A computed fold for a 314-nucleotide part of an RNA from Cerasicoccus arenae, annotated as large-subunit ribosomal RNA, domain IV. It matches the Rfam family "Bacterial large subunit ribosomal RNA". Its mean pLDDT, the model's own confidence on a scale to 100, is 87.
Context: one part of a larger RNA
RNA sequence: CCCUCCUUAAGGAACUCGGCAAAUUGGCCCCGUAUCUUCGGUAGAAGGGGUGCCCGUAAAAGGGCCGCAGUGAAGAGGUUCAACCAACUGUUUAGCAAAAACACAGCUCUCUGCCAACACGCAAGUGGACGUAUAGGGAGUGACACGUGACCAAUGCGGAAAGGUGAAACCUUGUUGUUAACGCUUCGAGACUAAGCCCCCGUGAAUGUCGGCCGUAACUAUAACGGUCCUAAGGUAGCGAAAUUCCUUGUCGGGUAAGUUCCGACCUGCACGAAUCGUGAAAUGAGUUGAACGCUGUCUCAAGGAGGCGCCCA
Numbered sequence: 001c002c003c004u005c006c007u008u009a010a011g012g013a014a015c016u017c018g019g020c021a022a023a024u025u026g027g028c029c030c031c032g033u034a035u036c037u038u039c040g041g042u043a044g045a046a047g048g049g050g051u052g053c054c055c056g057u058a059a060a061a062g063g064g065c066c067g068c069a070g071u072g073a074a075g076a077g078g079u080u081c082a083a084c085c086a087a088c089u090g091u092u093u094a095g096c097a098a099a100a101a102c103a104c105a106g107c108u109c110u111c112u113g114c115c116a117a118c119a120c121g122c123a124a125g126u127g128g129a130c131g132u133a134u135a136g137g138g139a140g141u142g143a144c145a146c147g148u149g150a151c152c153a154a155u156g157c158g159g160a161a162a163g164g165u166g167a168a169a170c171c172u173u174g175u176u177g178u179u180a181a182c183g184c185u186u187c188g189a190g191a192c193u194a195a196g197c198c199c200c201c202g203u204g205a206a207u208g209u210c211g212g213c214c215g216u217a218a219c220u221a222u223a224a225c226g227g228u229c230c231u232a233a234g235g236u237a238g239c240g241a242a243a244u245u246c247c248u249u250g251u252c253g254g255g256u257a258a259g260u261u262c263c264g265a266c267c268u269g270c271a272c273g274a275a276u277c278g279u280g281a282a283a284u285g286a287g288u289u290g291a292a293c294g295c296u297g298u299c300u301c302a303a304g305g306a307g308g309c310g311c312c313c314a
Stems, first nucleotide, its partner, number of pairs: 002308007010300002014298001019295001027051005036041001038143001052065004066070001078293007085285002090102002106141007118127003144280004149210003154207002156203004163198003171190004177184002211229005238272001239269001250266005
């Protein structure tokens, strides 16, 4: 030097990707407590004060004593303001990931009438279930609030006593070879015909999809308006440089002395968008991001100390 600790003038995040680490806070009693809210919470919010012993008292009041210090050692929340995501408690990659991933209650669709659907098994049989549609299976979404738009052209699924197509067999009929014949055999033709497919209808909380060009208002700009092409229909509400924005450090505002991050707006959405849910939202989170107070050896800038490892000697 290194490892594990302790202390530190002045400053106090200037460190750094980032307050990582450390420090601060800490128990109990009393006072007090904003915003938001699903009225339960948020909340131990925040922020203050007290804390030992003795006398005294029913309990108090009151008085006294000691120390620098009374939860006298140890153990024992730092706090706040915003944004994103996920409602929540939970679960997970035993051994680099604990999360925004999974699950979840709730919501919806769909199948299933019981010897149920479905699953395992060759079967017998078993589960489902000693259950019976307020039940069970499958799929998606994921508390709650407000909502959940258009398109059935494609694909899927469902329906449909018509029609078209449609294999073998059966039927009718021709034909090759062979045979005395019966037959066997080769190649056809016709008729009939199941499912399926075509055709038709329905169906989106099924797989999915949800346009382009040109012109136009008495400054300019823009275009409520008009024209045209195409489509199954051209993205509604809401949100929007977003966990989505390439150009981009977009522009404006806020915060800072200074802000590619952050927050609020704008909308020109390269390439948001409605149960592959949309938008909100209290509470919750070892989640992600930004800011502030407190606090500090993170740093300016290093110093001292303790123990250990190591090395040397015995």